Predicted 3D model of an 86-nucleotide RNA (Glycine riboswitch aptamer) from a Bacillota bacterium. The prediction has a mean pLDDT of 81. It matches the Rfam family "Glycine riboswitch aptamer". The family has 44 seed sequences and 9,425 matches in Rfam 15.1.

[in-house]
């Protein structure tokens, strides 16, 4: 002195399904029925390997979600950690 992967923190983008239907209640919301969504989490599994472990944007929908608002897997930016290489 260079600044590859990783990690924190900010603020940005960000889908996809009933502002269903009864009662309560000003509403949001709470019970209750049906129908749906998958991108918080959660859970299954293939190969490679053979003991075990074992992934995901697949799969399942417990869980959250089906106007707005929150929230959102991932995307890249900024700053700081840290330091592969040169």
């Nucleotide at each position: 002195g260079u600044g590859a992967a990783g990690g924190a923190u900010a603020a940005g983008g960000g889908a996809g399904a009933g502002a269903c239907c009864g009662c309560c209640c000003c509403g949001a919301g709470g019970c209750g029925g049906c129908a749906c969504c998958g991108a918080a989490g959660g859970a299954g599994c293939a190969a490679a390997g053979g003991c075990a472990a074992g992934a995901a944007a697949c799969u399942c929908u417990c869980a959250g979600g089906u106007a707005a608002a929150a929230g959102g897997a991932c995307c890249g930016u900024a700053u700081c950690c840290u330091g592969a290489u040169g």